[in-house]
Context: one part of a larger RNA
RNA sequence: CGUUGAUUCUUGAGGAGAUUCGUUUCUAGUACGAGAGGACCGAAAUGAACUGACCUCUGGUCUGGGGGCUGUCACGCCAGUGGCACCGCCCCGUAGCUAUGUCGGGAAUGGAUAACCGCUGAAAGCAUCUAAGCGGGAAGCCAGCUCCAAGAUAAGGAAUCGUUAUAGACCCGUGGGAGAUGACCACGUUGAUAGGCACUAGGUGUACGCACAGCGAUGUGCUCAGCCGAGGUGUACUAAUACGUCGACAGA
Numbered sequence: 001c002g003u004u005g006a007u008u009c010u011u012g013a014g015g016a017g018a019u020u021c022g023u024u025u026c027u028a029g030u031a032c033g034a035g036a037g038g039a040c041c042g043a044a045a046u047g048a049a050c051u052g053a054c055c056u057c058u059g060g061u062c063u064g065g066g067g068g069c070u071g072u073c074a075c076g077c078c079a080g081u082g083g084c085a086c087c088g089c090c091c092c093g094u095a096g097c098u099a100u101g102u103c104g105g106g107a108a109u110g111g112a113u114a115a116c117c118g119c120u121g122a123a124a125g126c127a128u129c130u131a132a133g134c135g136g137g138a139a140g141c142c143a144g145c146u147c148c149a150a151g152a153u154a155a156g157g158a159a160u161c162g163u164u165a166u167a168g169a170c171c172c173g174u175g176g177g178a179g180a181u182g183a184c185c186a187c188g189u190u191g192a193u194a195g196g197c198a199c200u201a202g203g204u205g206u207a208c209g210c211a212c213a214g215c216g217a218u219g220u221g222c223u224c225a226g227c228c229g230a231g232g233u234g235u236a237c238u239a240a241u242a243c244g245u246c247g248a249c250a251g252a
Base pairs, nucleotide, nucleotide: 001151005161006160007159008158009157010156014148015147016146017145020048021047022046023045024044025043026042032037050105051104052103053102054101058099059098060097061096065092066091067090068089069088070085071084072083073082074081075080109143110142111141116136117135118134119133168246169245170244172188173187174186175185176184193239194238195237196235197234198233199232200231202228203227204226209222210221211220212219213218
């Protein structure tokens, strides 16, 4: 830009992906074979590699968070804190992101076939799977499974809304299950979208202060405390205000 208004839901021409390979058990020590050995067919289980999703578990990370330790500077001093030192170093660790973790996938089935195996059957009184005709037959082919898909310019379909000021969309704002920016998605007071606040799953590990014991380092009690809480639930306190912009063939 087109698809001759818009919103939502779709059909699927066409395309892409996947479609891999073992082992064990039963059938059965059966058929077969003198024995040694040892099946077809069929049924089940369990893996490898590859691949999709996810974070309950096992782990990793976690410059949000909690705690410990050192040097130095500051808050007048003690105590308690803060800054800097690779996040100063170390021990844990929520959300998120993750694999080595967890769950799933390859299929079944149908159709047309290859080599090959057949039926009927002449040319050629026989024979012959082939010349007419009719079957069987592969991890392969076409469907089946997953994803994209009407620029499929033959531009499809359905429902609903709308046509003289409306349907609808944008701009703007609060944001994240999204994200380089656009885009996408949620929300914009008829509101839980983000922040704040309250409670909390959970993390760290028993705060400060005071009292007691000890010469003291320190310990004990108040105290499974204090602090945090990217997760969860609730709550309009704050911010999503108002204005604005675009918007058709046509019909009467």

This is a predicted structure of a 252-nucleotide part of an RNA (large-subunit ribosomal RNA, domain VI) from a bacterium. Its mean pLDDT, the model's own confidence on a scale to 100, is 88.